[in-house]
Context: one part of a larger RNA
RNA sequence: GGACAAACGCUGGCGGCAUGCCUAACACAUGCAAGUCGAACGGACGGAGGCAAGGAAUUCUUCGGAAGGAAUUGCCCGAGUUAGUGGCGGAUGGGUGAGUAACGCGUGGGGAACCUACCUUUUAGAGGGGAAUAAUCAUUGGAAACGAUGACUAAUACCGCGUAAUAUACAAGGACCGCAUGGUCCUUGUAAGAAAGGCGGCCUUAGUGCUGUCGCUAAAAGAUGGACCCGCGUCUGAUUAGCUAGUUGGUAAGGUAACGGCUUACCAAGGCAACGAUCAGUAGCCGGCCUGAGAGGGUGAACGGCCACAUUGGGACUGAGACACGGCCCAAACUCCUACGGGAGGCAGCAGUGGGGAAUCUUCCGCAAUGGGCGAAAGCCUGACGGAGCAAUGCCGCGUGAGUGAAGAAGGCCUUCGGGUUGUAAAGCUCUAUCGUAAUCGAAGAGAGCUUGUGAUAGUAACUGAUCAUGAGAGGACGGUAGAUUACAAGGAAGCCCCGGCUAACUAUGUGCCAGCAGCCGCGGUAAAACAUAGGGGGCAAGCGUUGUCC
Numbered sequence: 001g002g003a004c005a006a007a008c009g010c011u012g013g014c015g016g017c018a019u020g021c022c023u024a025a026c027a028c029a030u031g032c033a034a035g036u037c038g039a040a041c042g043g044a045c046g047g048a049g050g051c052a053a054g055g056a057a058u059u060c061u062u063c064g065g066a067a068g069g070a071a072u073u074g075c076c077c078g079a080g081u082u083a084g085u086g087g088c089g090g091a092u093g094g095g096u097g098a099g100u101a102a103c104g105c106g107u108g109g110g111g112a113a114c115c116u117a118c119c120u121u122u123u124a125g126a127g128g129g130g131a132a133u134a135a136u137c138a139u140u141g142g143a144a145a146c147g148a149u150g151a152c153u154a155a156u157a158c159c160g161c162g163u164a165a166u167a168u169a170c171a172a173g174g175a176c177c178g179c180a181u182g183g184u185c186c187u188u189g190u191a192a193g194a195a196a197g198g199c200g201g202c203c204u205u206a207g208u209g210c211u212g213u214c215g216c217u218a219a220a221a222g223a224u225g226g227a228c229c230c231g232c233g234u235c236u237g238a239u240u241a242g243c244u245a246g247u248u249g250g251u252a253a254g255g256u257a258a259c260g261g262c263u264u265a266c267c268a269a270g271g272c273a274a275c276g277a278u279c280a281g282u283a284g285c286c287g288g289c290c291u292g293a294g295a296g297g298g299u300g301a302a303c304g305g306c307c308a309c310a311u312u313g314g315g316a317c318u319g320a321g322a323c324a325c326g327g328c329c330c331a332a333a334c335u336c337c338u339a340c341g342g343g344a345g346g347c348a349g350c351a352g353u354g355g356g357g358a359a360u361c362u363u364c365c366g367c368a369a370u371g372g373g374c375g376a377a378a379g380c381c382u383g384a385c386g387g388a389g390c391a392a393u394g395c396c397g398c399g400u401g402a403g404u405g406a407a408g409a410a411g412g413c414c415u416u417c418g419g420g421u422u423g424u425a426a427a428g429c430u431c432u433a434u435c436g437u438a439a440u441c442g443a444a445g446a447g448a449g450c451u452u453g454u455g456a457u458a459g460u461a462a463c464u465g466a467u468c469a470u471g472a473g474a475g476g477a478c479g480g481u482a483g484a485u486u487a488c489a490a491g492g493a494a495g496c497c498c499c500g501g502c503u504a505a506c507u508a509u510g511u512g513c514c515a516g517c518a519g520c521c522g523c524g525g526u527a528a529a530a531c532a533u534a535g536g537g538g539g540c541a542a543g544c545g546u547u548g549u550c551c
Stems, first nucleotide, its partner, number of pairs: 001551004006547005013398006019391002021356001026354003030351003035088003040085002043082003049076005058067003095309003104234007114226002119222007127161001129159002136151006168191010197214006203207001235281003242272003247269008284306004288299004311332005334345004362388001364387003370384001371382004401431004411422004435492001436488006445478001450473008495540005500521003506535005516523002
């Protein structure tokens, strides 16, 4: 000199863009942060409409009755709502850096050792049956959380049967190839193994029909995502020198998506280490960021990639995927409820609270945009995200006026008392209007999708539907914001540090080794340019200085 996720002191006008618990991975009140699908399913609720039963009020009356149709009940149909069964998603997104010195990360490779829901392409298929169960109803236990028993019922829930190959297993034969175990391809046989329907449209025979679309099953391939192995690199300490028993290797078996001591049994005695094993300390790694001419040094906030974790420790279940932050089970600590028998909880999600600390924000608005989940869609959900709020925390920009103005005014300070300086500075005069104040107008971000028209394309017997093109309309959290126009008015907007040398900038007074200053050298003991105050000056400027850390 530069830099900072900074803090502190004094000061503080505006805007844009960023950033904002570095400490206690301390404890958490409250609200929200993951749902969605009724076009998978049976119910329940609700009431517009239709049919049937029912017969009130009222009217007429020849008093016999007639007209009239309400309440109510049952059935059908369809718009709607949704507790439960079922499907998909809760493995993404978001947070934190405790642990980890490790194939964790970075980089480059490997597989003749692997998996992959949704998506895309292709090929084939979807036949025929069965048994349950929640919801519901009834009884019943418990303070609650939550259950128990009996009866009924549906499905794209569950289970057999049939059919099935280029998939799986076994057996036989053949061809080709390599990288050690071996790999690829072809043929044959045997065995076990699939499926589900929904919503529209049509009528030719109203059906086990045809058709459109969304789904379902099997197989092959792609894409995406992931698991595994290896070379090299990756902090400090030798005042840590030996470490290791599933340890190192083999055989066999098990297990896994897969290789492997991954696990088990048996056999052998190996394996690592001064090129630093083991132990101890510290630490998430990288792209990057800061500095530097570079080499290098430091660092790993924000943004992006990877990893690890979710009160602490352990475990598996489900699933394409987890050993799962807002799932389950067990143990522990803590907190809460309790009828004392027993239960409930997990902010390192967004806000927010206490605590710790030098120190770090709103219990805000919206799904309008982007992205995600579900859904045929409308749409619903989304503290991701988009925005607003707070903080000079940082960077950048703007303003606090411009021109003119010498009687060099007054006042202040100094003085050799002549004057000098503050100083064109002020006042005055002439202007301007960025910001500000007031009023009026007022966005872009909107594309898609939706509603409503028109046309075309392929397909179909035809329609519906699908796809494409095109016209119009509604739709914005921010926000009456940005911006624009008009009016007003220099009016409302400058401080901080320093002035002995380093180092730009000097005098006076006070003090008298006192009070004090100080980054280093050093100042202060009666003329202190070094302390304090004033005038003047220098530097930077909405900041300035100090402290801390790095180069």
Small-subunit ribosomal RNA, 5' domain from a metagenome, 551 nucleotides, folded computationally. The RNAcentral record of the full RNA draws on SILVA. Model confidence (mean pLDDT): 81 of 100.